[in-house]
RNA sequence: CUCUGGAGAGACCGGACCGCGCCAGCGGCGACCGGCGCCGAAGGGGCAAGAAACAAGGGUCGCCGAGACCUUCGUUUCCAAACUCUCAGGCAAACGGACAGAG
Numbered sequence: 001c002u003c004u005g006g007a008g009a010g011a012c013c014g015g016a017c018c019g020c021g022c023c024a025g026c027g028g029c030g031a032c033c034g035g036c037g038c039c040g041a042a043g044g045g046g047c048a049a050g051a052a053a054c055a056a057g058g059g060u061c062g063c064c065g066a067g068a069c070c071u072u073c074g075u076u077u078c079c080a081a082a083c084u085c086u087c088a089g090g091c092a093a094a095c096g097g098a099c100a101g102a103g
Stems, first nucleotide, its partner, number of pairs: 001103005010036001012035004017028004037091003043087001044085003050078005056072006
């Protein structure tokens, strides 16, 4: 890169628009505008253990000098996910889709 599989959540409400019409309404409504409710598996953000650095305290070693090692606590940096956030994206079909299998 190609093929296959691939979940979740309103075909929500109102308007606009289209068709019909006995002008009361009926049907459609992906996309547009507004509203509320939801999903997590494009992408994106956040965090663990651990590692490193720095500051302070304690202990040990040392030529009792420079320093080195261990430890306690704190701060900072690095840091995973299917966890988490819901920015983005998505909530009939289609498209998309992390990930998996095959080539």